Record summary
A computed fold for a 529-nucleotide part of an RNA from a metagenome, annotated as small-subunit ribosomal RNA, 5' domain. The RNAcentral record of the full RNA draws on SILVA. Its mean pLDDT, the model's own confidence on a scale to 100, is 86.
Context: one part of a larger RNA
RNA sequence: GAUUGAACGCUGGCGGCAUGCUUAACACAUGCAAGUCGAACGGCAGCGCGGGGAGCUUGCUCCCUGGCGGCGAGUGGCGGACGGGUGAGUAAUGCGUGGGAAUCUGCCUAGUAGUGGGGGAUAACCCGGGGAAACCCGGGCUAAUACCGCAUAAGUCCUACGGGAGAAAGGGGGCCUCUGUUUCAUGCUCCUGCUAUUGGAUGAGCCCACGUCUGAUUAGCUUGUUGGUGGGGUAAAAGCCUACCAAGGCGACGAUCGGUAGCUGGUCUGAGAGGACGAUCAGCCACACUGGGACUGAGACACGGCCCAGACUCCUACGGGAGGCAGCAGUGGGGAAUAUUGGACAAUGGGCGCAAGCCUGAUCCUGCAAUGCCGCGUGUGUGAAGAAGGCCUUCGGGUUGUAAAGCACUUUCAGUAGGGAAGAAAUGCUGAGCGCUAAUACCGCUUGGACUUGACGUUACCUACAGAAGAAGCACCGGCUAACUCUGUGCCAGCAGCCGCGGUAAUACAGAGGGUGCGAGCGUUAAUC
Numbered sequence: 001g002a003u004u005g006a007a008c009g010c011u012g013g014c015g016g017c018a019u020g021c022u023u024a025a026c027a028c029a030u031g032c033a034a035g036u037c038g039a040a041c042g043g044c045a046g047c048g049c050g051g052g053g054a055g056c057u058u059g060c061u062c063c064c065u066g067g068c069g070g071c072g073a074g075u076g077g078c079g080g081a082c083g084g085g086u087g088a089g090u091a092a093u094g095c096g097u098g099g100g101a102a103u104c105u106g107c108c109u110a111g112u113a114g115u116g117g118g119g120g121a122u123a124a125c126c127c128g129g130g131g132a133a134a135c136c137c138g139g140g141c142u143a144a145u146a147c148c149g150c151a152u153a154a155g156u157c158c159u160a161c162g163g164g165a166g167a168a169a170g171g172g173g174g175c176c177u178c179u180g181u182u183u184c185a186u187g188c189u190c191c192u193g194c195u196a197u198u199g200g201a202u203g204a205g206c207c208c209a210c211g212u213c214u215g216a217u218u219a220g221c222u223u224g225u226u227g228g229u230g231g232g233g234u235a236a237a238a239g240c241c242u243a244c245c246a247a248g249g250c251g252a253c254g255a256u257c258g259g260u261a262g263c264u265g266g267u268c269u270g271a272g273a274g275g276a277c278g279a280u281c282a283g284c285c286a287c288a289c290u291g292g293g294a295c296u297g298a299g300a301c302a303c304g305g306c307c308c309a310g311a312c313u314c315c316u317a318c319g320g321g322a323g324g325c326a327g328c329a330g331u332g333g334g335g336a337a338u339a340u341u342g343g344a345c346a347a348u349g350g351g352c353g354c355a356a357g358c359c360u361g362a363u364c365c366u367g368c369a370a371u372g373c374c375g376c377g378u379g380u381g382u383g384a385a386g387a388a389g390g391c392c393u394u395c396g397g398g399u400u401g402u403a404a405a406g407c408a409c410u411u412u413c414a415g416u417a418g419g420g421a422a423g424a425a426a427u428g429c430u431g432a433g434c435g436c437u438a439a440u441a442c443c444g445c446u447u448g449g450a451c452u453u454g455a456c457g458u459u460a461c462c463u464a465c466a467g468a469a470g471a472a473g474c475a476c477c478g479g480c481u482a483a484c485u486c487u488g489u490g491c492c493a494g495c496a497g498c499c500g501c502g503g504u505a506a507u508a509c510a511g512a513g514g515g516u517g518c519g520a521g522c523g524u525u526a527a528u529c
Stems, first nucleotide, its partner, number of pairs: 001529004006525005013376006019369002021334001026332003030329003035078003040075002043071002047069003050065007085287003094212007103204002108200008116150001118148002125140006156165003170192006179185002213259003220250003225247008262284004266277004289310005312323004342365003348362001349360004379409004389400004413470001415465005423456001428451001429449007473518005478499003484513005494501002
């Protein structure tokens, strides 16, 4: 000099854009953060509509009715493995770069072949029981895209090459051309599912090489250890596991052990080489009260799932139960120190759903903080009687100083009032054309139209109004280092980054006047180059 996720002191007008627990991976009150689908299913608790009945105050109350819109709870499906947080652990099961072969992959996408016929249950519900509660038990009824056989097998898998094994589920819209018919469905058609399988895409698992801090006051380490065979195991190679056999494997090119640490793209600095760091943003990894374990699933050994053990907290009728903010806010604590218990799903994205839509503390915004960067303002011109006052003085004057006052202007920003974009594209509705089809229906695609959707928001921006009106400080002045005098003090009080000042004329302490530097900041401290 540059820099910082900074803090402290003094001061503080506005805006834009960023950033904001670096410490206790300490403990957490409260609310919210993952749901959704009735176009899978049986149903009907509540709400609304329709129908029926009763009462009467004649438009209200009650009862019945799943008929309709819908829908609590339940079965079932998909999603809760993403998104969000943290950096404890980890020096290599990690990360970075470059390769590799022995693998899996829900949703998506291209193709091929199917989607036939049956069965038995079980929640919900009803009845009964136990318990303080959490919740649990028994009996009875019922449905499915829940569950289980049978049939079939193009391709698939196994094979001793003879053969053998293994699948499925329906749902919704429309129609009467064909079949049967009265409405219509068992019929036709469209859409969407389901099963098997081959590719793709995406994602993931595994292996190898090289690189990846420090200590030798750590020199030897290793027995599933190193390799082989048989067996097991995994989606998959492999001591991954096991039995037997051999005695190997690593190491001064630093093994082992100890300390420290998430890694990278990058950030800061520097002319570069290098050095230091790894906040925000992005990629990867690890973790989710501590330790262990598996279940489900395409995917987890699963932050807001389960089981066991432990510590802690809470409830209890003492028998037994409940919990996990390193999600967003917020609280206590620690600390020099770090924010709102806010708004909205309008946009972007995600989950579910045919869709409408619902959910989304992701996200977009708001609030707080000069924490940082950038921009703007605090007026402009004129004005010598060089006013008054202050300070200095050799008492002549000098300086503050065109500074002020005065005069003439301007109105950025802030204030008040009015106007006012863009962020909105869609979806849905409707008209036309094309495709599908028996069909002018349904559905899909293309295109046109009108309506509708904004948290921010009293938005940005524009216009008008008033009036210099509301807006300057901080550090320093002995040398380094830009900037000097007076008074007080008297080795005292004090200053100090280094040299050093102060013991009666202190440009070095304290105050004042003046000056220098930077400026909504300025200094100090800490840290890095």